[in-house]
């Protein structure tokens, strides 16, 4: 100065006028069973997001009258911590990738068992003679080479994502862990060091072992269901009919896919008509937000101050305009002017992740390279 890598935040400001929603004081006005209840005018402060979104996970809340065990079914996967939980978040480990910051992993088990492994290749799992290489027999002749034959051989070529250790020697007809150094790699033992995953160092074995489990499967933990149209109160409306089951020879429920088991049990299902879809509460104080300090490496806790922050239900959160702000275009010598644009998307029981969409901007702390000191 150039390039890069991470994390955190922001996501138009200001005024003015007009509207809209909930809510509080209040003004009139109507109604009343005298509690209150409907409209209305004004005042008053609030009134969309970082993702309010997909709804993928995981918990509050709420019904399901709960007694369990078992099968089967689904999540999860180093390793220690955090959290109310998690498939989330820190830290560490292992493996890969980067020259570094740093990034990225659907990270138990393939010596319990079972199955697949496309193309190409001779051959795909305890393999494999296609080209090669060799010894012996037959033949030929240009006398060290063809040809053909019964064998040996995994060293070399080639095929491939993968071909059954690497690299030098002894060996052999050629060869081969057949043998022998070393090096990698597994397994077992002991020592050092971590909470722990694992990491270092030594000795010994057999000399070598191919993926895949987001195929079956095996191992450990861990999981009831259905949801705010959950549920409750109020109030209004309606018409019942026909089959079949079954009332201690138990229908049918809890009980949710099955089972055993236990409990309730008088009524239940089908099929055809008929009614309503109003108000309330659930519902906005909650793992809440915002500062300070303490402990931690950091996720995240503890303590102690200030704050109250949407609450609709045909579903409010806007719209004009004026001044800035940014980015482009065009004119102008410059001041500047004038035009066009400023994303992505919008609560609906709450909340914490992830994951996915976004104009533009900002600040912080690291690395690599150059020049200068």
């Nucleotide at each position: 100065u150039g390039g890069g890598c991470u994390g955190g935040c922001c996501g138009g400001g200001c005024g003015a006028c007009c509207g809209c929603g909930a809510c509080a004081c209040c003004u009139c006005c109507g109604c009343u069973c005298c509690g209150g209840c409907g409209g209305u005018a004004g005042u008053g402060g609030c009134g969309a997001g970082g993702a309010a979104g997909g709804u993928c996970c995981g918990g509050g809340c709420u019904c399901c009258a709960c007694a369990g065990g078992g099968c089967a079914g689904g999540g999860u996967g180093a390793u220690g911590g955090c959290c109310a939980a998690c498939a989330g978040c820190c830290a560490u480990c292992c493996g890969g990738g980067g020259c570094a910051a740093c990034c990225c992993g659907c990270g138990g088990g393939a010596c319990a068992g079972u199955g697949c492994c496309a193309c190409a290749g001779a051959g795909a799992a305890c393999a494999g003679a296609c080209c090669g290489c060799c010894u012996c027999c037959c033949g030929g002749c240009u006398u060290g080479c063809c040809g053909g034959g019964c064998g040996g051989c995994a060293a070399g070529g080639g095929u491939g994502a993968a071909a059954c250790g690497g690299u030098g020697g002894u060996g052999c007809a050629a060869g081969a862990g057949a043998c022998c150094a070393c090096c990698a790699g597994u397994g077992c033992u002991c020592c050092g060091g971590g909470c722990g995953a694992c990491c270092g160092g030594a000795g010994c074995a057999g000399c070598u072992a191919g993926g895949u489990a987001a195929a079956c499967c095996c191992c450990a933990c861990c999981c009831g269901g259905a949801g705010c149209a959950a549920g409750a109160u109020c109030a209004g409306a309606c018409a019942g009919u026909g089959c079949g089951c079954g009332u201690u020879c138990g229908a049918g429920g809890g009980c949710g896919g099955c089972c055993c088991g236990c409990c309730c049990g008088a009524g239940c299902g089908c099929a055809c008509g008929g009614g309503u879809a109003g108000a309330u509460c659930g519902c906005a104080c909650g793992a809440g937000g915002g500062g300070g300090u303490c402990g931690g490496c950091a996720a995240c806790g503890g303590c102690u101050c200030c704050c109250c922050c949407a609450g609709a239900u045909g579903g409010a959160u806007g719209g004009u305009c004026g001044c800035c702000c940014c980015g482009c275009c065009g004119c102008a010598c410059c001041a500047g002017c004038g035009g066009c644009g400023g994303a992505c998307a919008g609560a609906a029981c709450c909340c914490g992740g992830c994951c996915u969409a976004c104009a533009g901007g900002c600040c912080a702390g690291c690395c690599c390279a150059u020049u200068c000191g």